[in-house]
Molecule: transfer RNA
Organism: bacterium
RNA sequence: GGGGCUGUAGUGUAGACGGAUAACAUAUCUGCCUGUCACGCAGAAGAUCGCGGGUUCGAGUCCCGUCAGCCCCG
Repeated sequence: GGGGCUGUAGUGUAGACGGAUAACAUAUCUGCCUGUCACGCAGAAGAUCGCGGGUUCGAGUCCCGUCAGCCCCG
């Protein structure tokens, strides 16, 4: 230098054919439970989907550029 894969709540993932409130687990917070803690139960907050553009009525999903990590080729 060329090519491929990955990048979504604190963490680990789903969402892969565009449809509309972005889901799950765990962690965190609040309440209940308990003599206390833990467990258990109920609830809450938390991601403008790496970043910037474009296409579209509509984009996490398609296109272009770019950044980071990993792998392959030279």